[in-house]
Molecule: RNase P RNA; transfer RNA
Organism: Frankiaceae bacterium
RNA sequence: CGAGUCGGCCGGACGGUCGCGGCAGCGCUGUCGUCACGACGGGAGGGCUGUCGAGGAAAGUCCGGGCUCCACAGGGCAGGGUGGUCGCCAACAGCGACCCGGGGUGACCCGCGGGACAGUGCCACAGAGAACAGACCGCCGGUGCACGCACCGGCAAGGGUGAAACGGUGCGGUAAGAGCGCACCAGCGCCCGGGGUGACCCGGGCGGCUCGGCAAACCCCACCCGGAGCAAGGUCGAGAGGGAGUGCUCGCACUCCUGCCCGAGCGCCUGAGGGCUGCCCGCCCGAGCUCGGGGGUGGACCGCACGAGGCCGCUGGCAACAGCGGUCCCAGAUGGAUGACCGUCACCGGCCCUCCGGGGCCGGGACAGAACCCGGCUUACAGGCCGGCUCGUCCC
RNA sequence: GCCUCCGUAGCUCAGUGGACAGAGCGCCUCCGUCCUAAGGAGGGCGUCGGGAGUUCGAUUCUCUCCGGGGGCA
Numbered sequence: 001c002g003a004g005u006c007g008g009c010c011g012g013a014c015g016g017u018c019g020c021g022g023c024a025g026c027g028c029u030g031u032c033g034u035c036a037c038g039a040c041g042g043g044a045g046g047g048c049u050g051u052c053g054a055g056g057a058a059a060g061u062c063c064g065g066g067c068u069c070c071a072c073a074g075g076g077c078a079g080g081g082u083g084g085u086c087g088c089c090a091a092c093a094g095c096g097a098c099c100c101g102g103g104g105u106g107a108c109c110c111g112c113g114g115g116a117c118a119g120u121g122c123c124a125c126a127g128a129g130a131a132c133a134g135a136c137c138g139c140c141g142g143u144g145c146a147c148g149c150a151c152c153g154g155c156a157a158g159g160g161u162g163a164a165a166c167g168g169u170g171c172g173g174u175a176a177g178a179g180c181g182c183a184c185c186a187g188c189g190c191c192c193g194g195g196g197u198g199a200c201c202c203g204g205g206c207g208g209c210u211c212g213g214c215a216a217a218c219c220c221c222a223c224c225c226g227g228a229g230c231a232a233g234g235u236c237g238a239g240a241g242g243g244a245g246u247g248c249u250c251g252c253a254c255u256c257c258u259g260c261c262c263g264a265g266c267g268c269c270u271g272a273g274g275g276c277u278g279c280c281c282g283c284c285c286g287a288g289c290u291c292g293g294g295g296g297u298g299g300a301c302c303g304c305a306c307g308a309g310g311c312c313g314c315u316g317g318c319a320a321c322a323g324c325g326g327u328c329c330c331a332g333a334u335g336g337a338u339g340a341c342c343g344u345c346a347c348c349g350g351c352c353c354u355c356c357g358g359g360g361c362c363g364g365g366a367c368a369g370a371a372c373c374c375g376g377c378u379u380a381c382a383g384g385c386c387g388g389c390u391c392g393u394c395c396c
Numbered sequence: 397g398c399c400u401c402c403g404u405a406g407c408u409c410a411g412u413g414g415a416c417a418g419a420g421c422g423c424c425u426c427c428g429u430c431c432u433a434a435g436g437a438g439g440g441c442g443u444c445g446g447g448a449g450u451u452c453g454a455u456u457c458u459c460u461c462c463g464g465g466g467g468c469a
Stems, first nucleotide, its partner, number of pairs: 001392010012345007020053007028045002031042004055367001059378002062376005067229004074281004079225005084098005099113001100111004114220002119218002121214003136159002138155008167185006186210001188207008233302004241258008260294007273285004309328008347364007397468007406421004414452001422441001423439005445461005
C1' cells in the first nucleotide's frame, strides 16, 4: 500500500424568533363551599417566570423477569419448553470461556450440538437389491450342442442405479473370488494408565471383523414450567329505572334507599353456576346463572416514574460479571407533547475559478418515534469515527 | 397497549414430507349457431406471502421477516 476479519462508538453543534407537554412559584378572570361578611379553602381557564422533555433501536412482541389479581395455585395423567461442558445472571431460547464437528492459507466464522443395540415408523423415483440385503451386466467351473448360445452351480472384486449399496490400501490365497488369512489405516465396543472441575483429550491392550440415515417423525432420557395480564388491579363519583315518605294548585316538586327494565330457560342445599390452566380425583365459594331485546354511564385519581438505575474510579476474575467507594436525578401524555423557520460553523455530493495554499455557488442529512417497568434476541438505518488481528506485495 | 388466528390459481377452498401441486366457479382457444346462450372438446393461467435452516427431498417441520383478520374497559 492492497485485500480481509473482529469489536467499540457517534447518529450534527451553537445562537435567535415562534410553538407544544409535565412540574414548581407568582399575579389575573370567573365559579363552588364555609363564614364571625373581614376572609379562608377546593377545583377550572388563561398569562408571566424558572426548570425538565425520546431511541440505538423507543419497532417486532420472539423469549425471560419484576409488579398485580386469581385460594401463595394440592395429587395423578395430559400438555409446553430447553438440550455439548463449566460458569454468569433476578431469570432466559441470553451472555462468557472451553470442548467436539464443519468451512477458511490465516485472523476468524458457522452449528436446535442428548439418545437410532428401549420400541414403532419412513427412506419416493431409479436400481437386480434400500436394512437379518441382493445378482442386471460381468467373472469362474461343469454339462449340452446347431460353436455361439442355453441350462446347472459358485462369486461379489469390476461395471451400472441412487442422496445413501454392508469398511479402505497392499500382499497372500483361489477355478474365479471374498476379512477367507495377514500387515497398516479408519470406525465401533470393552479394559488399563495419565491429564482436566467437566464436556473431552493423550497413550496402550483385547475383541469380532464393520453393526446405514432421519428424532426441526412418534418416542425415550435429564432438567424446567400454575393461569392471566397495567384495558392487571384499587379508590371515589355519575346514571337510567324501581321502591318508600312529605308537600300541595292532584300530577308535579323535593328528600331518602337501592343501583336499571322486559321476555325465555335452568337452579336455590336432592344445589345451577364459578374458582384451583385441559381431564380425573380431591378441595373451596355458592344464590344466582345463561340467552335475547331495550336503556344509562362511558368521568376523576392511584398504580406511574428511585430503578436488578446511569456515569467515574479501585479491587477480584481470561471473560461474561461481581464487590466497594464517589457522584447524578434523567419524559410521563390519555387523541396522545418533544416541532418549525432563520443565521453561523462542521460533514457529504456536484459544478466553476485557482497564484495549488485554497475560494465561490447550488443541493443533501437516514431508520424511526416512549405509553407499567426492566434484561435479552431479531429486524430497519443517510453518513461518519476509533481500535485489535490476519494474509499478500514492496522498501529499510 | 395486550392477546390470538390466518396467508395455496382471478375468486372460494382441498392437499400436511416424495414425480411437473389439485377441485369448483371464472378466463382463453376451437366446435356448434344467422348472432348469442346452453352444450361439447382442449388449455393451469401458480415465486404455495418473502428469506434462512433441518432432510437425499419442504406447500407441509423449525426460526425469522412481511401482510391481513378477530377479540379485550